[in-house]
RNA sequence: GAGACUCUAGCUCAGUUGGUAGAGCGCCGUGUUGAUAACGCGAAGGUCAUUGGUUCAAGUCCAAUGAGUCUCA
Numbered sequence: 001g002a003g004a005c006u007c008u009a010g011c012u013c014a015g016u017u018g019g020u021a022g023a024g025c026g027c028c029g030u031g032u033u034g035a036u037a038a039c040g041c042g043a044a045g046g047u048c049a050u051u052g053g054u055u056c057a058a059g060u061c062c063a064a065u066g067a068g069u070c071u072c073a
Base pairs, nucleotide, nucleotide: 001072002071003070004069005068006067007066010025011024012023013022019056028042029041030040031039049065050064051063052062053061
């Protein structure tokens, strides 16, 4: 320098044909226990990397930018 892929909750990841963003783990509260762990219940937590475009409607489609991984030179 060229190309491919990825970016969604604190972490690991789903998200179908474009139609109101979810799970597990973790954190917090609570029940249970003499006290923990485990278990049950509840709650919080999101500018879907950024900026634009298309659309009645975008996590999803298109473009640019940024970051990361890999390949080639």
Predicted 3D model of a 73-nucleotide RNA (transfer RNA) from Micromonas pusilla CCMP1545. Rfam family: tRNA. It is recorded under the gene name trnI.